[in-house]
RNA sequence: GCGGGUAUAGCUCAAUUGGUAGAGCGCUGGUCUCCAAAACCAGAGGUUCCAGGUUCAAGUCCUGGUGCCCGUG
Numbered sequence: 001g002c003g004g005g006u007a008u009a010g011c012u013c014a015a016u017u018g019g020u021a022g023a024g025c026g027c028u029g030g031u032c033u034c035c036a037a038a039a040c041c042a043g044a045g046g047u048u049c050c051a052g053g054u055u056c057a058a059g060u061c062c063u064g065g066u067g068c069c070c071g072u073g
Base pairs, nucleotide, nucleotide: 001072002071003070004069005068006067007066010025011024012023013022019056027043028042029041030040031039049065050064051063052062053061
């Protein structure tokens, strides 16, 4: 240089044919306990990497860019 993959909550990852963004862990509060842990209940937490385009509607499709990973000259 060329080709491919990937980017979503604090972390690890889902999200079907484009149709209200979710789970586990973690965090906060509560129940329980002498206290804590465990267990159970509830809750908070998101500019879906960035900039555009298409569409009534985009995490998803298209274009460009950036980071990371793999392959290759």
This is a predicted structure of a 73-nucleotide RNA (transfer RNA) from a Candidatus Kuenenbacteria bacterium. Its mean pLDDT, the model's own confidence on a scale to 100, is 82.